[in-house]
Molecule: Bacterial RNase P class A
Organism: uncultured Geobacter sp.
RNA sequence: CAAAGCAGGCCAGAUGGUCGCUGCCCGUGUAUCGGGGAGAGGAAAGUCCGGGCUCCGCAGGGCAUGGUGCUGGAUAACAUCCAGCGGGGGUGACCCCAGGGAAAGUGCCACAGAGAGCAGACCGCCCGCUACGGCGGGUAAGGGUGAAAGGGUGAGGUAAGAGCUUACCAGGCUCGAUGGCGACAUCGAGUGCUCGGUAAACCCCACCAGGAGCAAGGCCGAAUAGGGAAGCGGUAAGGACUGCCCGUCCGAGCUUCCGGGUUGGCUGCUUGACACCGUCGGUAACGGCGGUGCUAGAGGAAUGACCGUCGCCCGUUGCGGGGUAACCCGCCACGGGAACAGAACCCGGCUUAUGGGCUGCUUUGACCA
Numbered sequence: 001c002a003a004a005g006c007a008g009g010c011c012a013g014a015u016g017g018u019c020g021c022u023g024c025c026c027g028u029g030u031a032u033c034g035g036g037g038a039g040a041g042g043a044a045a046g047u048c049c050g051g052g053c054u055c056c057g058c059a060g061g062g063c064a065u066g067g068u069g070c071u072g073g074a075u076a077a078c079a080u081c082c083a084g085c086g087g088g089g090g091u092g093a094c095c096c097c098a099g100g101g102a103a104a105g106u107g108c109c110a111c112a113g114a115g116a117g118c119a120g121a122c123c124g125c126c127c128g129c130u131a132c133g134g135c136g137g138g139u140a141a142g143g144g145u146g147a148a149a150g151g152g153u154g155a156g157g158u159a160a161g162a163g164c165u166u167a168c169c170a171g172g173c174u175c176g177a178u179g180g181c182g183a184c185a186u187c188g189a190g191u192g193c194u195c196g197g198u199a200a201a202c203c204c205c206a207c208c209a210g211g212a213g214c215a216a217g218g219c220c221g222a223a224u225a226g227g228g229a230a231g232c233g234g235u236a237a238g239g240a241c242u243g244c245c246c247g248u249c250c251g252a253g254c255u256u257c258c259g260g261g262u263u264g265g266c267u268g269c270u271u272g273a274c275a276c277c278g279u280c281g282g283u284a285a286c287g288g289c290g291g292u293g294c295u296a297g298a299g300g301a302a303u304g305a306c307c308g309u310c311g312c313c314c315g316u317u318g319c320g321g322g323g324u325a326a327c328c329c330g331c332c333a334c335g336g337g338a339a340c341a342g343a344a345c346c347c348g349g350c351u352u353a354u355g356g357g358c359u360g361c362u363u364u365g366a367c368c369a
Stems, first nucleotide, its partner, number of pairs: 001365007009358003013310007021039002024036004041340001045351002048349005053213004060246004065209005070084005085099001086097004100204002105202002107198003122143002124139006151169006170194002172191008217267004227258006238250004274293008312337005318331005
C1' cells in the first nucleotide's frame, strides 16, 4: 500500500430564526391566557421466542398437543449469551452446524439402472448341455447405471470367484488404562463385525409447558327494554371443572337473525431484572458493592413545516501539487443527494431493513529499510 476478518463497536447532521403540535411546572383573572422546561429508535419494525405484570382456573383418572435436544456455566427466563467438545469450510485472522437415537419398529430414496436394502446376474468370467440360435447353474474380481451398488491393497485359495482364509491399513463394537467436573481425547487388547441415507418423515428416549392478554384488570359516570322471526330443549338442550374424553356437579332455558339504546372520564402508566462511572470476583457471559442521574407517556394517537449559515457524500469544470502513465491529493465554483423507518403496559433476545462516515485490534499478500 492492497485485499480481508473481528467488535456487547460508534455516529445517525450541527446551529439560529419564524410558525405550529402533546404533556408537565409556575403565575393568575381558572381561560382556547402568559412564561419556563421536556418530547422516538438502532432497529421504536416483524410480533418469531422468553419473562415481569393482570385476570380466570387449579377433587380425580386417562389421552392428546406443542416446544427443546453435545458438555459445563450465565440468567427472572429463553429457541438467547459465554467457555469448551465434535463435525465442516478457509493459506490465514476467523466463520458455519436443529449437533439425542437410523446397531428398536414403520415409511420414503426421483431419473438412470438387471438390482435401492434380510441385496443384486445387464455385459463379462467359469462349469454343464446344445438342434450352435442359445439354455440351465455358479460368481460381486472386471465393465456399465446412479447422489448412493454392502470396506481398501497384496498374497493364498478356487472351475471362476468371494473376509472364504491371511498380512497390513481404515472404520465399528466390547473391555481396560490415562487425562478431563463433563462432552470427549489418547493409548492398549479382543472381535471378520464392515451394519447405506433420511428423524425441521412417523416414531422412540429425556426434559419443559394451565388458559387468555393493557381492547388484561380496577373505579366512577351514561344508557337500559323490552320486542319480532326461526331452530333446539326434562326422551336433559345448555353450563362449570379453561386442549379433549371419562367422571362429578348445576340445570330451564339456549343459539342465530332483524330492529333499538349507550359507547364518556380517571387509573393501570412509566423508577426500571434502568442508564452511566468506579471498584472487586470470574477466562468469559455475568454478578456483588459504592457513587451519580431521571431519560416520551400520547390515546384515531403529539414529537412537525419553512428559511439562513456551517458540515458530509456524489458529479462536472477550473487552478495548484505528485506520478512515465493509469491515476491520486488539495482548494474554489456550480448542480444534485442525505437512508431504513416511527413509541402505544414494560423488559431480555432473535431476525429483517438501512444513504453515508468513523474507530480499534487481527490476518494474508506485495514493496522498502